[in-house]
RNA sequence: GGCCGGGCUCCGUGGGCAGGUGUCUCGUGAACCUGGUCAGAGCCUGACCGCAGCAGCCAUAAGCGUCGUCAUCUACGCCGUGGAUGUCCUGGUCGCC
Numbered sequence: 001g002g003c004c005g006g007g008c009u010c011c012g013u014g015g016g017c018a019g020g021u022g023u024c025u026c027g028u029g030a031a032c033c034u035g036g037u038c039a040g041a042g043c044c045u046g047a048c049c050g051c052a053g054c055a056g057c058c059a060u061a062a063g064c065g066u067c068g069u070c071a072u073c074u075a076c077g078c079c080g081u082g083g084a085u086g087u088c089c090u091g092g093u094c095g096c097c
Stems, first nucleotide, its partner, number of pairs: 001094007008086001009084007016076001018074005024068001026065003034059004042051002
């Protein structure tokens, strides 16, 4: 000095972990201004019927919440893989002085 390899650097790609956001499941959830059913009580009727309807109960809206699912975003001196190249480091080999 040449060639090959490795490390570092850069790019692509797959994945991991942590966090955020959204969806789904589940739970909770409206004194009244959601719905259903409406005891009691009220109104109407000669009466029957009917009317509206508080509490309660049921179902839910917005919201809130738990483990998890899916999607997505961000971060990390993370891991795998395919490449690019260098003023760097390193190993092997060959040649020359």
A computed fold for a 97-nucleotide RNA from a Phycisphaerales bacterium, annotated as Bacterial small signal recognition particle RNA. Rfam family: Bacterial small signal recognition particle RNA. Rfam's curators write: The signal recognition particle (SRP) is a universally conserved ribonucleoprotein involved in the co-translational targeting of proteins to membranes. The family is grouped with related families in Rfam's "SRP clan". Rfam classes the family as a non-coding RNA gene.